[in-house]
Context: one part of a larger RNA
RNA sequence: GGAUGAACGCUAGCGGCAGGCCUAACACAUGCAAGUCGAACGGUAACAGUCUCUUCGGAGAGCUGACGAGUGGCGCACGGGUGCGUAACGCGUAUGCAACCUACCUCAAACUGGGGGAUAGCCCGAAGAAAUUCGGAUUAAUACCCCAUGGUAUUGUUGAAUCGAUUGGUUUAGCAAUUAAAGAUUUAUCGGUUUGAGAUGGGCAUGCGUCCCAUUAGCUAGUUGGUGAGGUAACGGCUCACCAAGGCGACGAUGGGUAGGGGGCCUGAGAGGGUGGUCCCCCACACUGGUACUGAGACACGGACCAGACUCCUACGGGAGGCAGCAGUGAGGAAUAUUGGUCAAUGGACGCAAGUCUGAACCAGCCAUGCCGCGUGCAGGAUGACGGCCCUACGGGUUGUAAACUGCUUUUAUACGGGAAUAAUGUGUCCUACGUGUAGGAUUUUGAAGGUACCGUAAGAAUAAGGAUCGGCUAACUCCGUGCCAGCAGCCGCGGUAAUACGGAGGAUCCAAGCGUUAUCC
Numbered sequence: 001g002g003a004u005g006a007a008c009g010c011u012a013g014c015g016g017c018a019g020g021c022c023u024a025a026c027a028c029a030u031g032c033a034a035g036u037c038g039a040a041c042g043g044u045a046a047c048a049g050u051c052u053c054u055u056c057g058g059a060g061a062g063c064u065g066a067c068g069a070g071u072g073g074c075g076c077a078c079g080g081g082u083g084c085g086u087a088a089c090g091c092g093u094a095u096g097c098a099a100c101c102u103a104c105c106u107c108a109a110a111c112u113g114g115g116g117g118a119u120a121g122c123c124c125g126a127a128g129a130a131a132u133u134c135g136g137a138u139u140a141a142u143a144c145c146c147c148a149u150g151g152u153a154u155u156g157u158u159g160a161a162u163c164g165a166u167u168g169g170u171u172u173a174g175c176a177a178u179u180a181a182a183g184a185u186u187u188a189u190c191g192g193u194u195u196g197a198g199a200u201g202g203g204c205a206u207g208c209g210u211c212c213c214a215u216u217a218g219c220u221a222g223u224u225g226g227u228g229a230g231g232u233a234a235c236g237g238c239u240c241a242c243c244a245a246g247g248c249g250a251c252g253a254u255g256g257g258u259a260g261g262g263g264g265c266c267u268g269a270g271a272g273g274g275u276g277g278u279c280c281c282c283c284a285c286a287c288u289g290g291u292a293c294u295g296a297g298a299c300a301c302g303g304a305c306c307a308g309a310c311u312c313c314u315a316c317g318g319g320a321g322g323c324a325g326c327a328g329u330g331a332g333g334a335a336u337a338u339u340g341g342u343c344a345a346u347g348g349a350c351g352c353a354a355g356u357c358u359g360a361a362c363c364a365g366c367c368a369u370g371c372c373g374c375g376u377g378c379a380g381g382a383u384g385a386c387g388g389c390c391c392u393a394c395g396g397g398u399u400g401u402a403a404a405c406u407g408c409u410u411u412u413a414u415a416c417g418g419g420a421a422u423a424a425u426g427u428g429u430c431c432u433a434c435g436u437g438u439a440g441g442a443u444u445u446u447g448a449a450g451g452u453a454c455c456g457u458a459a460g461a462a463u464a465a466g467g468a469u470c471g472g473c474u475a476a477c478u479c480c481g482u483g484c485c486a487g488c489a490g491c492c493g494c495g496g497u498a499a500u501a502c503g504g505a506g507g508a509u510c511c512a513a514g515c516g517u518u519a520u521c522c
Base pairs, nucleotide, nucleotide: 001522002521003520004519006518007517008516009515010514013374014373015372016371017370018369019367020366021332026330027329028328030327031326032325035074036073037072040071041070043067044066047065048064049063050061051060052059053058081285082284083283090210091209092208093207094206095205096204097203100202101201105198106197107196108195109194110193111192112191113147114146115145116144123136124135125134126133127132153178154177155176156175157174158173159172160171161170162169163168183190184189211257212256213255218248219247220246223245224244225243226242227241228240229239230238260282261281262280263279264275265274266273267272287308288307289306290305291304310321311320312319313318338364340363341362342361346360347358348357349356350355377408378407379406380405387399388398389397390396414458415457416456417455418454422449426445428443429442430441431440432439433438434437466511467510468509469508470507471492472491473490477506478505479504480503481502487494488493
C1' cells in the first nucleotide's frame, strides 16, 4: 500500500447492487417449511344445489357439484440447512466397465384372456387418563393371489460364423424349462404388461495430484494371495470354509495432530504466499449410537425399530419429542437481521385439466458491513466588519468571499396528481389444418413487489458534515497551560520552566457519509 462475512469509538442525508452467528454440530416455546389425485375404489362426515314429503319447525334421497376420514397410486431419496466426521479413490483431473443399475421422459414392436379369496373404511361392542389398541359381522378396487398366452426375454444345453485386448466378446440356428398384465373413461384418449434402443442420473475400478510431526520406525492375521461357495445391480476378502505365507514401509508405512475438497477469492510484476464466507460442482451429517424395512433410488433432516442423554404430559400403568429448513427465543460471544408478503414470474410434486401444495424462489423489512453513484447549493459580493487567535514598531496579519446582502438554480427531501415494463403461457370465446384430440392464429383476462420505478406540477436555499492528523518518516504551526508530573507513542523518541511531540485554543492538512483504532492475510 492492498484486502476482510469484521468488531469497537465518534459521526451520519439519500439511492442502487451485494452481504449479514466466523463463537456453542449448544438447548429450543410458537407458527409455517410436502403433498396431491374422485378421470383407480367403497363411498358421503361436512358444504352447496336439485327433487320429494311436510304439522312449514324441518325431514329424506350419493341424484349432481364437491369432498373430511379410509383403501390405492405417485411424490416424500428432490429442493432447503450445516461442515461434525473424514488425510480418504473423500476431492480434482484423465480413463475403463469385455463387471453394472436407472422411476418418471422419448422412439419401436407385441400384448392387455379367464378365475379367486380377503382387508381397511362404515356399523356394533370392549379396554385405556391419554397415546392408542383389541374383538364381531360385512364390503370395493388400477390393492393381493391362482391358471393360461407369449416374445427379439432369462437360464441350461447342442452347433455355426466372426472379432480379438482377457481368462473371452458379438451375431445367429435348434431343443427344453420358467416368468406378465388393470382397468378407468367425457368413447377420444389416458393407463397397464413384456422386450429392445435412446436420454438422464448414479454405482464401481485405475494412473497422477492433494497439510504438519521422526522428540511416532517398524506395521499387518481376513492380514496378502489361491480354490470353491454365498452375497450384490455389478467386479472384488464384500462374507465364509479350506490351502499357501504372504502384503506394506526412510521415495516415510504405522501412530499422533489439524482439516470437508475443488472452481475460486485476497495479495503479488511474476514465481509464489495466504485462504476456501456468499455463488457453482462433489462429499459427509441430521440429538448420540446401532439397525434394517419399503422402494427404480435411502440404510432416509421434518420415516420406522432398539438403546442412551435431555425435555414435556400422566389417573404412575404408560406415553410424546428432536430448528445444522424459514422466522423467532435463551445461552455463548467483540459481533451478525423480520415470529413479513406472494405463488405474479422461474423451478419442483401430484393431477387429463382446472387446480392444490411449495419459508425453493421472487419480493419487502432491519444493519454505512462493503462497493458504486448523488447531494448538503451556484454566481456576484470589501466597509476586507464584529468576535476569536497571533504579532506589535500600535501599524498589521489570519479566519476571509468566509458571513451578511443581491441574483439564480431546485438533484434529494416535502406536498399534490398521473403511472409502467416485468405476462404470455394457461383460462374463456371464435377461426384454420390434420383428424375428433392436438398444433397454429385472433381476441379477452391474469402483478406479490406497488401506486414502486418513472413522469408532471408547486414552493423554497429551503431538509442534510463529520472524523483523524499537523517533531521526522508524512501533507499540514503558532500561542497558552504543565514542568521526567500529568500524559503521548507504529518506529525513532517527546515531557526535569520558553514543549511546532503532553492537554486546550486559533489556524492548517488529508479524507469525506464517513473517519479513525484493533484483529487477521499478502
Predicted 3D model of a 522-nucleotide part of an RNA (small-subunit ribosomal RNA, 5' domain) from Phaeocystidibacter luteus.
The prediction has a mean pLDDT of 83.
It was read from a public genome assembly.